Predicted 3D model of a 101-nucleotide RNA (SAM riboswitch aptamer (S box leader)) from uncultured Geobacter sp. Its Rfam family is "SAM riboswitch aptamer (S box leader)". Rfam's curators write: The SAM riboswitch is found upstream of a number of genes which code for proteins involved in methionine or cysteine biosynthesis in Gram-positive bacteria. Taxonomically the source falls in Geobacter (Bacteria, Pseudomonadati, Desulfuromonadia, Geobacteraceae). The coordinates come from a structure-prediction model, not an experiment, and the mean pLDDT is 85.
RNA sequence: CACUCAUCCAGAGCGACCCAGGGACUAGGCCCGUAAGUCGCAGCAACCACCGUGCAAGCGGAAAGGUGCUAAUUCCAGCGGAGAAAUCCGAAAGAUGAGGA
Numbered sequence: 001c002a003c004u005c006a007u008c009c010a011g012a013g014c015g016a017c018c019c020a021g022g023g024a025c026u027a028g029g030c031c032c033g034u035a036a037g038u039c040g041c042a043g044c045a046a047c048c049a050c051c052g053u054g055c056a057a058g059c060g061g062a063a064a065g066g067u068g069c070u071a072a073u074u075c076c077a078g079c080g081g082a083g084a085a086a087u088c089c090g091a092a093a094g095a096u097g098a099g100g101a
Base pairs, nucleotide, nucleotide: 001100003099004098005097006096007095008094013041014040015039016038017037021032022031023030025078026077028076029075042070043069044068047066048065050061051060052059053058074093079090080089081088082087
């Protein structure tokens, strides 16, 4: 970082420093701003690795390792479809992991 696959309605916060913005994108909505960010500690989860089982797919376990995460469904919407409507389904984009050049 092209590309591939899987997942994204669950879960989990305190302190210090710092700061006027932040919630990816947007002439929208709605939120947060004791935020956001950095560091420390704590925690959640269980993708990889690990253990058991199995031909395998998978299933179960553990949480010391590699990541990730700890407001709101990926905050909602946007693009397409169904519907009288409420609403529902899907896509795109994005995020994370594992591959991969």